[in-house]
The RNA shown here (transfer RNA) has 72 nucleotides and comes from Malus baccata.

């Protein structure tokens, strides 16, 4: 320097143009003599940062930021 892949909830991840979800986790409440399992409800993300395109954009472009892999 260059070429690739990744960046979405606390955490591990889906989500390929129609307005963001699972499991764990968190908090209450039942049940228990009590914790612990269970059950029931609650709780959640300016989608890495800043432009474009679009009626609409995590999702398409471009720059940059970081982490992985290669190239020289």
């Nucleotide at each position: 320097u260059c070429c690739u892949u990744a960046g979405u909830a606390g955490c591990u991840c889906a989500g390929u143009g129609g307005u963001a979800g699972a499991g764990c986790g968190g908090u209450u409440a039942g049940c228990u003599a009590u914790u612990a399992a269970c059950u029931a409800a609650u709780u959640g993300u300016u989608u890495g940062u800043a432009g474009g395109u679009u009626c609409g954009a995590a999702u398409c472009c471009u720059a940059c930021c970081u982490g992985g892999g290669g190239a020289g």
Taxonomically the source falls in Malus (Eukaryota, Viridiplantae, eudicotyledons, Gunneridae).
The coordinates come from a structure-prediction model, not an experiment, and the mean pLDDT is 80.
It matches the Rfam family "tRNA". About the family: Transfer RNA (tRNA) molecules are approximately 80 nucleotides in length. Rfam classes the family as a transfer RNA.
The RNAcentral record of the sequence draws on Rfam.